c-di-GMP-I-GGC riboswitch aptamer from Thioalkalivibrio sp., 84 nucleotides, folded computationally. Taxonomically the source falls in Thioalkalivibrio (Bacteria, Pseudomonadati, Chromatiales, Ectothiorhodospiraceae). It was read from a public genome assembly, where an Rfam model found it.
RNA sequence: CGAGACAAAGGUAAACCCGUCGUAAGGCGGGGACACAAAGCCUCCGGUCCCAGGACAGCAAACGGGAUAGCGGGGUUGCCGCUG
Numbered sequence: 001c002g003a004g005a006c007a008a009a010g011g012u013a014a015a016c017c018c019g020u021c022g023u024a025a026g027g028c029g030g031g032g033a034c035a036c037a038a039a040g041c042c043u044c045c046g047g048u049c050c051c052a053g054g055a056c057a058g059c060a061a062a063c064g065g066g067a068u069a070g071c072g073g074g075g076u077u078g079c080c081g082c083u084g
Stems, first nucleotide, its partner, number of pairs: 001084002004080001011036002016031006034070001040076003044073003047068005
């Protein structure tokens, strides 16, 4: 540097339920575990979703704002020792 187990020590926590914040997507706290070797961190790129918008006869496109890092890519930091 690469790859990563049925190992050790730990970590995170989907759905669902309760509370709370938000117009919403969704966030946060508690319970709970489907999973995860970066499911640590960062919206830089693409995707998806929400809000707003309204070229237009209409549907609704562009532009704008936001969510998702557990959608993928990328960046960055990092534990362990069967392993190359």